[in-house]
A computed fold for a 74-nucleotide RNA from Monoraphidium neglectum, annotated as transfer RNA. The prediction has a mean pLDDT of 80. Its Rfam family is "tRNA". Rfam describes the family as follows. Transfer RNA (tRNA) molecules are approximately 80 nucleotides in length.
RNA sequence: GUCCUUGUAGCUCAGUUGGUUAGAGCGCGGCACUUAUGAUGCCGAAGUCGCGGGAUCGAGACCCGCCUGGGACA
Repeated sequence: GUCCUUGUAGCUCAGUUGGUUAGAGCGCGGCACUUAUGAUGCCGAAGUCGCGGGAUCGAGACCCGCCUGGGACA
């Protein structure tokens, strides 16, 4: 340099052929339980869906550019 691939909550990830509210587990905070901690149960906070633009009535998803991690070739 060319090509492929990845990016969604603090972490690991799901998200169907574009449609109703952006989710799960772990972690974190509160409460209950307990002598206490843990475990367990209930509740809660936390998101520019990497960044910018485009097409669309409508985008996490499609198109273009850029950035980041990984890989192949040279």

RNAcentral holds the sequence, with entries from ENA and Rfam. The organism belongs to Monoraphidium, within Eukaryota.